[in-house]
Molecule: transfer RNA
Organism: Candidatus Moraniibacteriota bacterium
RNA sequence: UGGGGAGUAGCCAAGUGGUAAGGCAACAGGUUUUGGUCCUGUCAUACGUAGGUUCGAUCCCUACCUCCCCAG
Numbered sequence: 001u002g003g004g005g006a007g008u009a010g011c012c013a014a015g016u017g018g019u020a021a022g023g024c025a026a027c028a029g030g031u032u033u034u035g036g037u038c039c040u041g042u043c044a045u046a047c048g049u050a051g052g053u054u055c056g057a058u059c060c061c062u063a064c065c066u067c068c069c070c071a072g
Stems, first nucleotide, its partner, number of pairs: 001071007010024003018055001026042005048064005
């Protein structure tokens, strides 16, 4: 420099046009002598950035940023 892939909460991760599930973690409570386990509830401004298309974009298009792989 060229090609391909990925970016969703503190972490993992589903969702592929109609305002985003779940798990871990965290917080509160119950149980427990305590801790852990277990149970109940809560949880956050979560869709990389900026434009475009659309009535409507995490999703489609363009550019850029970051990371990974391949080639040189």